A computed fold for a 68-nucleotide RNA from uncultured Anaerovibrio sp., annotated as transfer RNA. Rfam family: tRNA. The prediction has a mean pLDDT of 84. Lineage of the source: Bacteria > Bacillota > Selenomonadales > Selenomonadaceae > Anaerovibrio.
[in-house]
RNA sequence: UGAUAUAGCACAGUCGGUAGUGCAUCGGAUUCGUAACCCGAAGGUCGCCAGUUCGAUUCUGGCUAUCA
Numbered sequence: 001u002g003a004u005a006u007a008g009c010a011c012a013g014u015c016g017g018u019a020g021u022g023c024a025u026c027g028g029a030u031u032c033g034u035a036a037c038c039c040g041a042a043g044g045u046c047g048c049c050a051g052u053u054c055g056a057u058u059c060u061g062g063c064u065a066u067c068a
Stems, first nucleotide, its partner, number of pairs: 001068005008023004017054001025041004047063005
């Protein structure tokens, strides 16, 4: 100096308007039983503090952490 920071993990997302996917977890169905497959559920102050705005995960500034 640049990039990144979103669920337990890996990541999408939105040119500002109620936040998603896969895996994992839990419940159900199936099976003699387990796994796989199928259905459903739960889980998030979107790194922190401010600013702009009717409204910020999104735009702006600062800080912190990680990577180069």